[in-house]
Context: one part of a larger RNA
Molecule: small-subunit ribosomal RNA, central domain
Organism: uncultured bacterium
RNA sequence: CUGGGCUUAAAGGGUGCGUAGGCGGCCGACCAAGUAGGGUGUGAAAGCCCCCGGCUCAACCGGGGAAUGGCACUCUAAACUGGUCGGCUUGAGGCAGAUAGGGGUGUGCGGAACUUCCGGUGGAGCGGUGAUAUGUGUUGAGAUCGGAAGGAACGCCGGUGGCGAAAGCGGCACACUGGGUCUUGCCUGACGCUGAGGCACGAAAGCCAGGGGAGCGAACGGGAUUAGAUACCCCGGUAGUCCUGGCCGUAAACGAUGAGCACUGGUUGGAAGGGGCUUGUCCCUUUCUGACGAAGCGAAAGUGAUAAGUGCUCCGCCUGGGGAGUAUGGUCGCAAGGCUGAAACUC
Numbered sequence: 001c002u003g004g005g006c007u008u009a010a011a012g013g014g015u016g017c018g019u020a021g022g023c024g025g026c027c028g029a030c031c032a033a034g035u036a037g038g039g040u041g042u043g044a045a046a047g048c049c050c051c052c053g054g055c056u057c058a059a060c061c062g063g064g065g066a067a068u069g070g071c072a073c074u075c076u077a078a079a080c081u082g083g084u085c086g087g088c089u090u091g092a093g094g095c096a097g098a099u100a101g102g103g104g105u106g107u108g109c110g111g112a113a114c115u116u117c118c119g120g121u122g123g124a125g126c127g128g129u130g131a132u133a134u135g136u137g138u139u140g141a142g143a144u145c146g147g148a149a150g151g152a153a154c155g156c157c158g159g160u161g162g163c164g165a166a167a168g169c170g171g172c173a174c175a176c177u178g179g180g181u182c183u184u185g186c187c188u189g190a191c192g193c194u195g196a197g198g199c200a201c202g203a204a205a206g207c208c209a210g211g212g213g214a215g216c217g218a219a220c221g222g223g224a225u226u227a228g229a230u231a232c233c234c235c236g237g238u239a240g241u242c243c244u245g246g247c248c249g250u251a252a253a254c255g256a257u258g259a260g261c262a263c264u265g266g267u268u269g270g271a272a273g274g275g276g277c278u279u280g281u282c283c284c285u286u287u288c289u290g291a292c293g294a295a296g297c298g299a300a301a302g303u304g305a306u307a308a309g310u311g312c313u314c315c316g317c318c319u320g321g322g323g324a325g326u327a328u329g330g331u332c333g334c335a336a337g338g339c340u341g342a343a344a345c346u347c
Stems, first nucleotide, its partner, number of pairs: 004318003007301002012315001014201004021194003025088007033081002035077008049065006091191001092188004096183004103177007110154001114150008125136002162169002206247006215241002220236004258314006266292011277280001296303002320347003329340004
């Protein structure tokens, strides 16, 4: 490099937008770059290969041919690719009407619970465990009632139910705002798909500055357990968890399954629309989301119209295990570290 692959064996980028590039619907006309055929020129000689010949043979030498897979010019063809022009509507998009939703951002509000504080009642324990103890309480705890404050999270509804590109999103109201789906008619007229770089988003933890701090709780202290116990259990508890602004850029970021389009058979649910009539536990249809399974595929498990089936286009990635996601260089970051990423050696 080719061939072969990427659910689980090595391998799909965490996700989106999009630049270059690659690829690209139907009809007509023209061009002739690609493409196809012909002609001409060139492709030195020697050598290699074939035939013939000369030294007694051979090596060697002489003659002829083939080959030189190529390139240039020219003539012709116009199906396909490409280019230019014109047209089309089915791909794509737009307008109009309708519609579901924890999609996003901000502001305000609410109740339950919890903790603390104040007050009333009350009077000996409470708490915790397998059992204890540390802890806490006559300076009045726990329990119970009333009041106040604070922070965080939103029970039931809640669902193999919804929304979002992914990360993710759940009390209520309002404001602003993104996307989807359906219906019918009209409009634009290929405006499309993918996407190296690039840009943006990106759970948790972590970092910087300022706030906040109820509960929980790395670290840490104590009590137990134990041979020990730097743990599991218990009593405490700081960062953190929360908010604002700015970094970080990772994950079993998983469906371990990239995106788009087309095609290929059934059964049965759920969600959101539309249509039909004979208004029903009905029928038809679109989008999304589950289950079971035909063929096919698969090493099997399984998958099976939401494909891992059959094809096409584009991107990413893999190439034995360890060494190692290490070293080094580069680059990004405040740091932690991230991205890129070897070799010796060894089995």